[in-house]
Context: one part of a larger RNA
RNA sequence: CGUACGAAACGUGACAGGAGACAACCUUAGUACGAGAGGAUUGGGUUGUAGGCACCUCUAGUGCACCUGUUGUCCCGCUAGGGGCAGCGCAGGGUAGCCACGUGCCGAAAGGAUAAGCGCUGAAUGCAUCUAAGCGUGAAGCCCCCCUGAAGAUGACGUUUCGAGACCCCGUAAGGGGCGAGAGACCCCUCGUAGACCACGAGGUUAAUAGGCCAGAGGUGUAAGGCCCGAGAAGGCUUAAGCUGACUGGUACUAAUGGUCGAAUG
Numbered sequence: 001c002g003u004a005c006g007a008a009a010c011g012u013g014a015c016a017g018g019a020g021a022c023a024a025c026c027u028u029a030g031u032a033c034g035a036g037a038g039g040a041u042u043g044g045g046u047u048g049u050a051g052g053c054a055c056c057u058c059u060a061g062u063g064c065a066c067c068u069g070u071u072g073u074c075c076c077g078c079u080a081g082g083g084g085c086a087g088c089g090c091a092g093g094g095u096a097g098c099c100a101c102g103u104g105c106c107g108a109a110a111g112g113a114u115a116a117g118c119g120c121u122g123a124a125u126g127c128a129u130c131u132a133a134g135c136g137u138g139a140a141g142c143c144c145c146c147c148u149g150a151a152g153a154u155g156a157c158g159u160u161u162c163g164a165g166a167c168c169c170c171g172u173a174a175g176g177g178g179c180g181a182g183a184g185a186c187c188c189c190u191c192g193u194a195g196a197c198c199a200c201g202a203g204g205u206u207a208a209u210a211g212g213c214c215a216g217a218g219g220u221g222u223a224a225g226g227c228c229c230g231a232g233a234a235g236g237c238u239u240a241a242g243c244u245g246a247c248u249g250g251u252a253c254u255a256a257u258g259g260u261c262g263a264a265u266g
Stems, first nucleotide, its partner, number of pairs: 001152001005163007015149004021049007033038001051106005059100001061098002066093005071086006111143002117137004167178004184261004188204005209255003212251005218244003225238004
């Protein structure tokens, strides 16, 4: 830009892509078969390996804005308590997120047409013959079934809903010009379940979108100060304390100001 007024939501599916695996065990059955040794076809069931997709409840990993211990040194005048640097100084843990070693699910079943093959009926050729006419059966393969995309599929699809002559000027009219109401959309702004950008999604005061604050969860592991005890290092009580990033809920304190486009046509 088009899709024959402007929009929103939900669909159809031409077409395209993905998937498609394998094994063992139990049973049929120690049966058929075989002198024996051995040992099935087939049918039913179970589990696993590898692969794929998704997820983080569990088990682990990571987790350089969380907590703790600790070495050296410098600083906050000193003690105490802290801070900087030293590979995050080193070390022990660890929320969210991201993840596999963790968890869930998938391959299927069914249908159609077939290949080789196996057949029915059946002549040419009074017999025979699966084939010449005709009709079956028959694969992890083909089409479908399953998952995903998909109407620029210009052959531009469908359904539902919403909005649409209101006003002013010129004109007899047809028509032309203007204003800016309107479903809705966009810019802008606060963001994340989304993300390279864009897009997508949640919101913009009639508001919990983000930050802050409050409460909680989870983490760490008993702060500082004071008191007691000990010669002291230390220990004990106050105290399962103090601190706490991303998690959950609440709360307008802060920031979501503001602006634009938008149909009457064939």
A computed fold for a 266-nucleotide part of an RNA from a Phycisphaerae bacterium, annotated as large-subunit ribosomal RNA, domain VI.
The coordinates come from a structure-prediction model, not an experiment, and the mean pLDDT is 86.
NCBI's taxonomy places the organism under Bacteria, Pseudomonadati, Planctomycetota, Phycisphaerae.
The full RNA is in RNAcentral, with records from ENA.